[in-house]
RNA sequence: GCGAUCAUAGCGCAGUCGGCAGCGCGUAAGUCUCAUAAUCUUAAGGUCGUGAGUUCGAGUCUCACUGAUCGCA
Numbered sequence: 001g002c003g004a005u006c007a008u009a010g011c012g013c014a015g016u017c018g019g020c021a022g023c024g025c026g027u028a029a030g031u032c033u034c035a036u037a038a039u040c041u042u043a044a045g046g047u048c049g050u051g052a053g054u055u056c057g058a059g060u061c062u063c064a065c066u067g068a069u070c071g072c073a
Base pairs, nucleotide, nucleotide: 001072002071003070004069005068006067007066010025011024012023013022019056027043028042029041030040049065050064051063052062053061
C1' cells in the first nucleotide's frame, strides 16, 4: 500500500426483509430476613464509532473518515 471482518447501555452480546432499540451480567430501590446473601418485583442507564447520502422512514442500504483484529504484498 491492498483486502476481509468488526464498532449497539458500565461489561459480554442480539437486533431476520428498512417500520416502537433489546437480552444476560452488573448498578440502584423495594420485597424477604434478627442480619447478610440468594429469590422475586421495579427502575435508571443509548448521539447505535464520526460525518454525509438514499428513503415517507436507516442500528440495518451506499460513500468517506477514525479505531481494533486478521490476511496479502
The RNA shown here (transfer RNA) has 73 nucleotides and comes from Rozella allomycis CSF55. Its Rfam family is "tRNA". It is annotated as a transfer RNA. Rfam links the family to the GO term triplet codon-amino acid adaptor activity.